[in-house]
RNA sequence: CACUGAAAAAGGCAAACCCGUCGAAAGGCGGGGACGCAAAGUCACCGAUCUAACGGAAACGGCAUGUUUCCCAGGAUAGCGGGGCCGCCAGG
Numbered sequence: 001c002a003c004u005g006a007a008a009a010a011g012g013c014a015a016a017c018c019c020g021u022c023g024a025a026a027g028g029c030g031g032g033g034a035c036g037c038a039a040a041g042u043c044a045c046c047g048a049u050c051u052a053a054c055g056g057a058a059a060c061g062g063c064a065u066g067u068u069u070c071c072c073a074g075g076a077u078a079g080c081g082g083g084g085c086c087g088c089c090a091g092g
Base pairs, nucleotide, nucleotide: 001092003091004090005089012037013036017032018031019030020029021028022027035079041085042084043083045082046081047080048077049076050075055071056070057069058068059067060066
């Protein structure tokens, strides 16, 4: 140092699931728990995906602060891919 992760060491993180909690939801956070991870550290910039409370549209309607359907990210996923920033050990 733009590289590599076969072996080793020091360690690290923690999927599903369960409990608690926040949230309309997706999901987050804390505890337990380990499927996995060499960036499973970090950032929603690009794509993708999830959700749709608020907002918008349509239909129904007993005309109600109603019901149903559709659209929408300003919400979410960094453990979906790309990219930015930063970093441990070893090899080269």